[in-house]
A computed fold for a 1467-nucleotide RNA from an uncultured prokaryote, annotated as small-subunit ribosomal RNA.
RNA sequence: AAUGAACGUUGGCGGCGUGGAUUAGGCAUGCAAGUCGAGCGAGAAGUUUUAGAUUGACGCUUCGGUUGAUUUCUAGAAUGGACAGCGGCGCAAGGGAGAGUAACGCGUAGUUAUCUACCCCAGGGUCCGGAAUAGCCUCGAGAAAUCGGGGGUAAUGCCGGAUAACGUCUACGGACCAAAGGUGUGACUCCGCCGAGGGAGGGGUCCGCGUCCUAUUAGCUUGUUGGUGGGGUAACGGCCUACCAAGGCUGAGAUGGGUACCGGGUGUGAGAGCAUGGCCCGGCUCACUGGGACUGAGACACUGCCCAGACACCUACGGGUGGCUGCAGUCGAGAAUCUUCGGCAAUGGGCGCAAGCCUGACCGAGCGACGCCGCGUGCGGGAUGAAGGCCCUCGGGUUGUAAACCGCUGUCAGUUGGGAGGAAAUCUAUGGGGGCCAUCCCCCAUAGUUGACCGAGUUCAGAGGAAGCACGGGCUAAGUUCGUGCCAGCAGCCGCGGUAACACGAACCGUGCGAACGUUAUUCGGAAUUACUGGGCUUAAAGAGUGCGUAGGCGGCUUGUCAAGUUGGGUGUGAAAGCCCUCGGCUCAACCGAGGAAUUGCGCCCAAAACUGGCAAGCUUGAGGGAGACAGAGGUAAGCGGAACUGAUGGUGGAGCGGUGAAAUGCGUUGAUAUUAUCAGGAACACCGGUGGCGAAGGCGGCUUACUGGGUCUCUUCUGACGCUGAGGCACGAAAGCUAGGGGAGCGAACGGGAUUAGAUACCCCGGUAGUCCUAGCUGUAAACGAUGAGCACUGGAUCGAGGGACCUCCCACAGUCUCUCGGUCGUAUCGAAAGUGUUAAGUGCUCCGCCUGGGGAGUAUGGUCUCAAGGCUGAAACUCAAAGGAAUUGACGGGGGCUCACACAAGCGGUGGAGGAUGUGGCUUAAUUCGAGGCUAUGCGAAGAACCUUAUCCUGGGCUUGACAUGCACGGAUUCCGGCGGGGAAACCCGUUUGGAUGCCUUCGGGUGAAACGUGCACAGGUGCUGCAUGGCUGUCGUCAGCUCGUGUCGUGAGAUGUCGGGUUAAGUCCCUUAACGAGCGAAACCCUUAUCUUUAGUUGCCAGCGGGUAAAGCCGGGGACUCUAUGGAGACUGCCGGUGUUAAACCGGAGGAAGGUGGGGACGACGUCAAGUCCGCAUGGCCCUUAUGACCAGGGCUGCACACGUCCUACAAUGGCACGCACAAAGGGAAGCGAACUCGCGAGGGUAAGCAAAUCCCAAAAAUCGUGCCCUAGUUCGGAUUGCAGGCUGCAACUCGCCUGCAUGAAGCCGGAAUCGCUAGUAAUCGUAGGUCAGCAUACUACGGUGAAUGUGUUCCUGAGCCUUGUACACACCGCCCGUCAAGCCACGAAAGCGGGGAGGGUCCGAAGUCGCUGAGCUAACCUUCGGGAGGCAGGCGCCUACGAUCAACUCCGUGAUUGGGACU
Repeated sequence: AAUGAACGUUGGCGGCGUGGAUUAGGCAUGCAAGUCGAGCGAGAAGUUUUAGAUUGACGCUUCGGUUGAUUUCUAGAAUGGACAGCGGCGCAAGGGAGAGUAACGCGUAGUUAUCUACCCCAGGGUCCGGAAUAGCCUCGAGAAAUCGGGGGUAAUGCCGGAUAACGUCUACGGACCAAAGGUGUGACUCCGCCGAGGGAGGGGUCCGCGUCCUAUUAGCUUGUUGGUGGGGUAACGGCCUACCAAGGCUGAGAUGGGUACCGGGUGUGAGAGCAUGGCCCGGCUCACUGGGACUGAGACACUGCCCAGACACCUACGGGUGGCUGCAGUCGAGAAUCUUCGGCAAUGGGCGCAAGCCUGACCGAGCGACGCCGCGUGCGGGAUGAAGGCCCUCGGGUUGUAAACCGCUGUCAGUUGGGAGGAAAUCUAUGGGGGCCAUCCCCCAUAGUUGACCGAGUUCAGAGGAAGCACGGGCUAAGUUCGUGCCAGCAGCCGCGGUAACACGAACCGUGCGAACGUUAUUCGGAAUUACUGGGCUUAAAGAGUGCGUAGGCGGCUUGUCAAGUUGGGUGUGAAAGCCCUCGGCUCAACCGAGGAAUUGCGCCCAAAACUGGCAAGCUUGAGGGAGACAGAGGUAAGCGGAACUGAUGGUGGAGCGGUGAAAUGCGUUGAUAUUAUCAGGAACACCGGUGGCGAAGGCGGCUUACUGGGUCUCUUCUGACGCUGAGGCACGAAAGCUAGGGGAGCGAACGGGAUUAGAUACCCCGGUAGUCCUAGCUGUAAACGAUGAGCACUGGAUCGAGGGACCUCCCACAGUCUCUCGGUCGUAUCGAAAGUGUUAAGUGCUCCGCCUGGGGAGUAUGGUCUCAAGGCUGAAACUCAAAGGAAUUGACGGGGGCUCACACAAGCGGUGGAGGAUGUGGCUUAAUUCGAGGCUAUGCGAAGAACCUUAUCCUGGGCUUGACAUGCACGGAUUCCGGCGGGGAAACCCGUUUGGAUGCCUUCGGGUGAAACGUGCACAGGUGCUGCAUGGCUGUCGUCAGCUCGUGUCGUGAGAUGUCGGGUUAAGUCCCUUAACGAGCGAAACCCUUAUCUUUAGUUGCCAGCGGGUAAAGCCGGGGACUCUAUGGAGACUGCCGGUGUUAAACCGGAGGAAGGUGGGGACGACGUCAAGUCCGCAUGGCCCUUAUGACCAGGGCUGCACACGUCCUACAAUGGCACGCACAAAGGGAAGCGAACUCGCGAGGGUAAGCAAAUCCCAAAAAUCGUGCCCUAGUUCGGAUUGCAGGCUGCAACUCGCCUGCAUGAAGCCGGAAUCGCUAGUAAUCGUAGGUCAGCAUACUACGGUGAAUGUGUUCCUGAGCCUUGUACACACCGCCCGUCAAGCCACGAAAGCGGGGAGGGUCCGAAGUCGCUGAGCUAACCUUCGGGAGGCAGGCGCCUACGAUCAACUCCGUGAUUGGGACU
């Protein structure tokens, strides 16, 4: 884009189209084919009339009658023409359907052995006779349908005779063949009839070409193929039959299977194509299913016949009837498809002389938005931008000129009355003219007749009756809010939804289309995604393992010829409709009409001869042959050889050997291993040996001989295109394997044993069978790989190897140059997605073959075929996924590699893990044990200090509600606050009282203001409530590791790369050199602080050498600045100097000097980033939540709870120690609600009193280890101090839960700690004490300080971590990755399966209806003949061939189902 559509929501009008796609399933009812009386006989009702009978109105009347309308009946005649019949024509058309059919069925182009009613043209004829039979009458059978007997009748029905050619047959002499009349007063003349010829139109037959899928269908065929004779047909023909021959079709796909009416056209597409065949047109086929013929011009016949079958109906049970795939309609099935309508007015058909009759063909109407097209649902103005809705940053925005309101118009629908046109001509009547005559035909005029249905235009009123559907994450036009919270749901693909959803649902707004809009289904397109146009095959799917070769395809140079292909011209055809163009008709359009173009095709004719092809003749360059040389693991067979190995025998020898990471099994005193001699056996051939050689590939390796294939070079001698490729086919084809027979040293699947291991059906070891070897056969596969089919040609080079030839050099050899062939490497252009390739193409072309078309299922199933088997070849589908895959990039990772570093290991020292205790965590417990932190990077962490407070949604209980705290507004009354008192209470708080004090600012001291405060009420406060995965800030960690990036340039399609790599060097991406890179930034370093040396300046509270004074002593005093020290400024260190190494560099090593030497020691300082790391409970903050409570207050309890587990510490286990006594030496700090000397009391903690000190001045303050002396003497102790009892002290409102300290007493575990694990490289570890913060009190913790003061290493194999380069990768959430298989469970599709059920197509045998044909026909028999006896002819009947349905048998094929079973997919 499209549709014969369907479904959902919605729905105003009209025009034109269209509508049973499924069950070719079954059908009630009505209609759909009749007509002709001018072919024929008969003829009902009715009408008219005549005669007779009957009735008897009105009138007249002499009342006796008369006239006789009218009624009824009978008979005749005329008219009339129903029903039925004979006969003619029609019923073979029109209408419906697509079951069958893969076919001369259809399409196209041809052909002729043919037929043709009605129609047209020209010509001829139409004579004489006859016999029947329907109808009808009568009798009978039957329920009916229908049938039988007898009698008589007509024809354009039937028959005989005559006539007979321009007909037919022919042995060319001849023979044979017809007819019907009607109308009318009247027929050669009108309508008919017969023979024959021609035409038109219509059929029949034959034939070239075209016409779906399947080879998992490869062979098919016996009337089959051909011939002869005969039969049959309208006609050719195996169409049929008898005989003869053995043919015919097939890889260019026969035969079989599946599916399907075909075409014009239709949809789509740029086209080529692909898909399709509904409506309309042409053809074919079918008519309940199967078979058959009859009639006829035509049928094997939709609404005819016969038979069989299924189904349905009627029945009196004996028997009959029927065929909607005609129009309507009904049931069924289905997602789904209409009215039991009107009319013959038009067009067309049948019959008829005609009028006319018939016509569900047709014309119309109805139903369905099913499709296409058109119209409308108003138009203009209208801002306070109304109300309402939605959003909001609260300002506003938007819906939106939209509405209201004002003005206007009148389409459609509605309504009014009337009705153009569709009607042409036929027909009837009359008149006229023409056709020689006419009953026939044509024309003209006048009058009359015919519309089922539609209907233009017209009147009136009034904006009045008329809008929805889908969508809004991207593709794709159009977004906001709320709700929901991986739920509910959406989804065409990607994908949305787990608390801020533009994706779900709703609202508002917007977008698209609009009487529709979406969805589903299907086709084409996009899809170059089957590639003819127009693809590919090294690695993405894809080159057959290799060759030979059949068919086929393709094929060198020259000449001639033919004209099949090819090209040009002409011509026939290519139906109409449709598409396209132009014009025209409906108001436009859809739709319709007219003309044109096109129909790319096929046939015929003419021409050309370049190319392809055929034929003929040549050529030598392709190909092959010849001659002469040459290289080679090319092949086959036979023979020979040495080394090694194993075995046997003998000798020597004497305890192990062997094997491994280490061992063991194993062998060995019955003598192994080792060694030596001899013998035997089998297999393989070291060195040479090489990206060397040969071969088609597989493959081929000792030497010799024989046979043999191929190749190369040279000569240019011969043949003359002999060539290339190659579907099928044939041959070869590693290893393993199989069969048979040998052989068997070594090795060695299976197997046994030993190890390893969690296990070890493995890797390792000891053995060892098949096999490996030979002969003969089979198998036919490999990562059979260059993952690259074969051949030919062309397209820059460089270099190496192998084989041959020529040249150069006087000659030889080497070297060199040229050339042919083979084998490699690098590389230009090119190509390629890239990697790469690159004269050995994956470049550029040609020819031929093979193969591919998303992944899995699966190289599976099934079928076939091959094989001895194993198995090979061919080779699917269901189902399932949204990927699978290639190449390259950046990372990350590796039980990959290289280089390097770090207390990483090693070398050491000391610990932890064991004990007791402290502390934190888990767990458990609890009313509560608040919360957070969780490997390293949580666990003496937040917490620099939980008795109350702290303290939290911790628990229990009590009380408050604008609140404990902030701001604003309104109102109130003048107050309010502090202190006190009374009552209740655990307190908070509640209820009272007013005894005391205070009460702002301005002031003109008159007063003003009500500011603060209080009460009430509103806004609001408040939250350590949730989310650290919404955040800011801060922090940890990798890591003080050396990295992380940018600009410009360059390279690459790109991701990216380069720089940042490489060589050195460094602690360092530190520096140097090289370099398609050149520079730069953040890091490193440096700058800063501290410490080590010196120095300037300054000396108080610090210092005291010298001078003086003074004390028991003391810088105590006067003084001093020398020293120490303090604190301020400076100096100093930079590889600067020397030597060596190194590239003349960077730098390293050693040395000098120096207090310090190569960043001197220490600190602060932490790149890009990682861990959704930590923190909403420090603070800040979005969203959510609570609001008489999750807020705020109070009392008590809890955070301290204890079978247990872990982390971090303290104290120990002792003699390098403990205890006692004595005696030294620091640094850095702190101090006013403080440090507190001295003195005094107390055993002590501590108490009392109190000097000094806001500090270089006073105090804390005693430093301790150390050192000296003494005791202890190896023990659970004079070690160790837990635990417990008693008595005390301190702080504090308060030490019960639950503080610290002291004294006395008690005296637990513990004797150095399993696996494992931590810290440390120098003033470090270890050890010793001191101080501070927190703090009322509480320190084994934390943060600082100094004292004493080692050992070891100078290495990088390993463990851990890190950096750089490189490599592999199927990882990218990045190895804590990815991912495989079994098993368990559920579910899905498929295969196998004893079988079971059904369908299809044949075959054999049997039966054999109807019927044609043949034979028979003793029965029956109108036409003709007859000598009257009969005959000719015909019929019934019988028989035979064929044959439908049916029965049966064996086999084939397809589908369904099947206990059980197999693998597969998904979860």

Description: The RNAcentral record of the sequence draws on ENA. Its mean pLDDT, the model's own confidence on a scale to 100, is 83. Rfam family: Bacterial small subunit ribosomal RNA.